This is a predicted structure of a 75-nucleotide RNA (transfer RNA) from an Acidobacteriaceae bacterium. The sequence was found in a public genome assembly. Rfam family: tRNA. Rfam links the family to the GO term triplet codon-amino acid adaptor activity. Model confidence (mean pLDDT): 80 of 100. Lineage of the source: Bacteria > Pseudomonadati > Acidobacteriota > Terriglobales > Acidobacteriaceae.
RNA sequence: GGCGCUAUCGUCUAGGGGUUAGGACGUGAGAUUCUCAUUCUUAAAACACGGGUUCGAUUCCCGUUAGCGCUACCA
Numbered sequence: 001g002g003c004g005c006u007a008u009c010g011u012c013u014a015g016g017g018g019u020u021a022g023g024a025c026g027u028g029a030g031a032u033u034c035u036c037a038u039u040c041u042u043a044a045a046a047c048a049c050g051g052g053u054u055c056g057a058u059u060c061c062c063g064u065u066a067g068c069g070c071u072a073c074c075a
Stems, first nucleotide, its partner, number of pairs: 001071007010025004018055001027043005048064005
C1' cells in the first nucleotide's frame, strides 16, 4: 500500500427500515436490616462522525475516523 471485520448507556452486550432501543454489571433513591453486606422496588444513562437512498435510517449504501485481522513490498 491492498483487502476484510468491528464501532449501541460508565462497562459488557442484544436487536434490526416505523420499538418507549432491551438485558447484565455498575451508579443514584427508597424498602428490609441495630449497622454493613445481601435481597427487593425504582430512576438516570447509549446507536462514532459526515453525506446518500427512502414517506421514514440507529438499522441499508458511500466516505471519514478509530480499533482489530489477513496480505504484498521492503534496496